[in-house]
This record gives sequence, structure tokens and C1' cells, in this order.
RNA sequence: GUCUCAUUGAGAGUGGUUGAGGGACUGGCCCUGCGAAACCACGGCAACCGGCCGAGGCGACAUCCUCGGUGACCAGGUGCCAAAUCCAGCCCGGCCGCGGUAGGGUCCGGGAACGAUGAGAA
Repeated sequence: GUCUCAUUGAGAGUGGUUGAGGGACUGGCCCUGCGAAACCACGGCAACCGGCCGAGGCGACAUCCUCGGUGACCAGGUGCCAAAUCCAGCCCGGCCGCGGUAGGGUCCGGGAACGAUGAGAA
């Protein structure tokens, strides 16, 4: 990098170095010299995994697997710490209006895709 599955309206920032960008992409709208991004230090959060506890597979022990609970039992691994994944993009429905069969909207709702993160597979 590819594929599969799950989650994606919760949560959590200070200092230093440096100095102009950043929010994936496009459009919007934001953040930013009262200091962007990056790096470093310290701090924090708790999504997934792991640990731990319980039940079952199973008569018993061990291992393993499944399900449930758990951060007021544990921050070990990955991850994260502006705004809903910041909003929209594609499809469907509603509403509105145009107008005459094709299209539109700064609106509302649902779904998908994309992206992100985790776990797994080849």
C1' cells in the first nucleotide's frame, strides 16, 4: 500500500524551538504574528486492542474460544487533545418556489461515499 469488520454529534493543552500557514480533496465557513504547521518537553483524554472480573463452550485442571461487565480495578499497545468527520459534495424523501416535464433552492430529515482511527487478513 490492498482487502474485511467496527466506530466516527463524547472526551482531553500548556511551555520551548521556529516563523506562515492550517482545517485530507473541491466549494464554503473557520483557525492563525494575542504565533499556523512541524519538532521537543511535560501534561491530559479514553475510541479500539490488551489486562482484570463474571458466565458459557466443559465433569475436572490447563489452554483456547465466545458473550457480558469494567478506567471510581490497570494507561501496557495503537491513537487522539478548535469547531459534529467543522458543514456540504452522491442518492432518496419532505418543504419552498420557478415553470411546463426538464431543471432550481441559502431549508429539513435519512442513507451512502470519501476521509480518519482501531482490530484482523492475504
Molecule: SAM riboswitch aptamer (S box leader)
Organism: Verrucomicrobiota bacterium